This is a predicted structure of an 86-nucleotide RNA (c-di-GMP-I riboswitch aptamer) from a Desulfobacterales bacterium. Of the family's consensus pairs, 95% are formed in the model. Its Rfam family is "c-di-GMP-I riboswitch aptamer". About the family: GEMM was predicted in a large-scale screen for bacterial structured RNA regulatory elements.

RNA sequence: UCAUGAUAAAGCCAAAUCUCGAGUAAUCGGGAGACGGAAAGCCACGGGUCCCGCUUUUUCAUGUCUGGGAUGGCCGGGUUGCCCUG
Numbered sequence: 001u002c003a004u005g006a007u008a009a010a011g012c013c014a015a016a017u018c019u020c021g022a023g024u025a026a027u028c029g030g031g032a033g034a035c036g037g038a039a040a041g042c043c044a045c046g047g048g049u050c051c052c053g054c055u056u057u058u059u060c061a062u063g064u065c066u067g068g069g070a071u072g073g074c075c076g077g078g079u080u081g082c083c084c085u086g
Stems, first nucleotide, its partner, number of pairs: 002086002005083001012037002017032006035073001041079003045076003048071006056063001
């Protein structure tokens, strides 16, 4: 430096739920809490999913077009990193 791996050691993160706060919402942040995770560290580039608006429609819903947002613990990808072994 590259590759594999979680069994060992040192550690790390933190699902659901409860609670407080932000947001129209999806969802996010703090505390408690652990389902799980070898990147469950970071990044919205591609896809998926979710939310809000717009367009079309006699109306509603859905779908199509289209704009914005969210999701990295949905998948792919990029990037950084601990340890054992080769």
Description:
The prediction has a mean pLDDT of 81.